Order: sequence, then C1' cells, then structure tokens
RNA sequence: UGGUUGAGGUGCGGAGGUCAUGAGUAACUGAUUAUGUAAAGCUGCAAAUUGUAAUUAGUGAAAGGGAGCUUUGCCGAAACGGGGUUCUGUUUGCAGAUGGAAUUUCGUUGGAUUGCAUAUUAAAAGUAUGUGAUCUGUCAUUAUUCCUAUGAAUAAUGGAGUGCUUCCA
Repeated sequence: UGGUUGAGGUGCGGAGGUCAUGAGUAACUGAUUAUGUAAAGCUGCAAAUUGUAAUUAGUGAAAGGGAGCUUUGCCGAAACGGGGUUCUGUUUGCAGAUGGAAUUUCGUUGGAUUGCAUAUUAAAAGUAUGUGAUCUGUCAUUAUUCCUAUGAAUAAUGGAGUGCUUCCA
C1' cells in the first nucleotide's frame, strides 16, 4: 500500500401484522340562509365545468406519523445539508411556485441518553437541525500500580470512522 476479518450497544436500517391516535375530522346526503353566471381550485393568462360559503341533522373514512410484536439486512451501519438528472401531485393547457419518489455527486456526523432553542406535525407524541451536559467504545500521550518483559488495570488529557482490530501479500 492492497485485500480480508471482526468489535462498540437501550447500536443502525428494511418489511409485515396488531393496537391506539388521527376523528366524530375530511367527505357524502337532507334542510335553511347568503351569493349568481358570478364565485371557487397555490399564482398569472386562457379554456372547460356550474356552483360556492355558513349553520344544522344523519352516515362516516383514509394517509403520514406513534407503540409494542414477528422477521430480516447490517457496523458510514445510517442520518442530515447543497448541487445535477429523470418521473410525478396540486380541474385542463402554458409559465411559475411548492411537495413527493428514484438516482448521482460533494460536504458533515464514532455511538447512545437528555436539557434548551428553532422547524415540522392533528398533537405538549415523535422526528430533524444547532448547542450544552452525561455515559460509552476505540486510538495516542502522560502518571501510578501489578508484572522478568511483552503486556494488563486505573486516572487524566486529546483526536476522529477515509478510524480501530484480525489475518495474508
């Protein structure tokens, strides 16, 4: 230098069922009132359609997210941010704006828990980012102890996973 091997632990992801939440919400139907070929859909221009809003009564969801269970892939596991490409949603077309998915590239983060702030969300759940604290694994240095030595244990300080450990060339 190249390949290989494994470890950290409330370790990181995927899939499936169940349960609660979402919610007596959205939507649909009936009644009443207001509004009128206007209004309405994220914006503008045009087109098509004919409704739209509020109150009340009845019927009455779903998705995302969450908990635990089962199963499975793994240890840059994975996550986040910026850029590129493709597809797709928001009545139709064009233009914009704003979401989602896949893929690629660059950068950051060793991991976990938790306080605060911001954002997201139906939510004081959860998640993400930033920051602080605690714990933990690994390597290096220093000190002490054990030990014939290699080395081991404890404590302190510091670094980062493009790391560390095993084996081969």
This is a predicted structure of a 169-nucleotide RNA (Lysine riboswitch aptamer) from a soil metagenome. The RNAcentral record of the sequence draws on MGnify. Rfam family: Lysine riboswitch aptamer. Rfam's curators write: Riboswitches are metabolite binding domains within certain messenger RNAs that serve as precision sensors for their corresponding targets.